[in-house]
Context: one part of a larger RNA
RNA sequence: CCCUGGUUAAGGAACUCUGCAAACUAGCACCGUAUCUUCGGUAGAAGGUGUGCCUACUUUAGUAUAGAGAUUUACUCUCAAAAGCUUAAGAGGUUACAACAAAGAGUCCCUCCCGACUGUUUAUCAAAAACACAGCACUUUGCUAACUCGCAAGAGGAUGUAUAAGGUGUGACGCCUGCCCGGUGCUUGAAGGUUAAUUGAUGUGGUUAGCUCCUCGGAGCGAAGCUAUUGAUCGAAGCCCAAGUAAACGGCGGCCGUAACUAUAACGGUCCUAAGGUAGCGAAAUUCCUUGUCGGUUAAAUACCGACCUGCAUGAAUGGCGUAACGAGAUGGGAGCUGUCUCAACCAGGGAUCCA
Repeated sequence: CCCUGGUUAAGGAACUCUGCAAACUAGCACCGUAUCUUCGGUAGAAGGUGUGCCUACUUUAGUAUAGAGAUUUACUCUCAAAAGCUUAAGAGGUUACAACAAAGAGUCCCUCCCGACUGUUUAUCAAAAACACAGCACUUUGCUAACUCGCAAGAGGAUGUAUAAGGUGUGACGCCUGCCCGGUGCUUGAAGGUUAAUUGAUGUGGUUAGCUCCUCGGAGCGAAGCUAUUGAUCGAAGCCCAAGUAAACGGCGGCCGUAACUAUAACGGUCCUAAGGUAGCGAAAUUCCUUGUCGGUUAAAUACCGACCUGCAUGAAUGGCGUAACGAGAUGGGAGCUGUCUCAACCAGGGAUCCA
C1' cells in the first nucleotide's frame, strides 16, 4: 500500500452523476393509524407503550378425581372441594449501562413518469418502461374445417364442431376511440376492353408429277402431297373497370384581411385536398430555438412539481386520457441515520512489495 472486518470527538450528505456504500430500524403483546380507493385494500401506514427474575400476595382461564345427586344401573350423566401442572392479568419486591441484554430480526414519508397486477427474458456485461397476461376488437374456418408438418401415405388441429379452432392487432379497470376509401391491400361484382395454352382460316416461300420455250447447256410456269412460315377465329382467371372496407397498410393543409386604445381574431375572402387533427393531453421517455415564461421547492436549482400553449415534429386499439393496488423499474423532495464527507485516526485478520 491492497483486501475483509471493528470503533470514533464535534458536525450530519457539506460527499457524490446519484445517500453509491455504510449506518439507523428490527421479535412479540397492546394502543393508535392519514390520504386515496376498484371498498378488497393502502396498513406492520405513520407514531407510541410494555418486555428479565422473585413472591410461603390477589384474581383469570384450562385440566379430574375425592365427595354429593339423578336415573334409563352404565366403561352413564349432572354438580363439584383441597392439591398439582399449565395459562393470563394485577400488586409488591429486586439486579444491571442495558431484560426480544446473545443469535436472528422492516428504515419511513411525500410527489411524479412508465408498465395495471403475479409472471417471463439477453445460460456467460442489459431484469427493464422490453415479452407475456386476463380483457377488447378485426378476420379466417360448416368439418375430409381453416391452418401447420410431410414427396406421399399420414399426423396435428381434435376423439374438438362457431360459447369451437387458427391468424392479426391492442393490452386489467374507468371515460372514450373523431374525419378521410384518392393511393396500397382485401372483399364483392360482372357489361365492356385486354389476354395464355388451345384451335389453325388465309396468305407466302421451298420441293416437283406435268406443261411451255430452247442455241439441247438450260429457262419459265407449276396441281396434289410433303415442308418452312404467316396467324383470322375460339379462349378462363388476372389486369383495366365498378362498388364496399380504416380496432386493413396508412393519411388527417396554405395564404390574406377583419372588433371603438393596443393586442388578438368569434367573422370573411381565396387556393389546394381523399380528408384537412375532433375529444383529450401538451417544453412531455415526444420541444430544435430552450436553462421558453410564470408560480412553488432552495440562501442559491440547466433539476423536480404545478400552470401556460408559440405542439421544430402530440393525438385516439401503430390506441388517447385517467387510475386504487403492485415494482430488486426512472426522476425529485423530506425525516431519521450514519466515516459518504469536513479530515482523518486507531485496532484485528489476510495479502502484495521492499528490507533483514
Description
This is a predicted structure of a 356-nucleotide part of an RNA (large-subunit ribosomal RNA, domain IV) from a Campylobacteraceae bacterium. Its mean pLDDT, the model's own confidence on a scale to 100, is 86. It was read from a public genome assembly.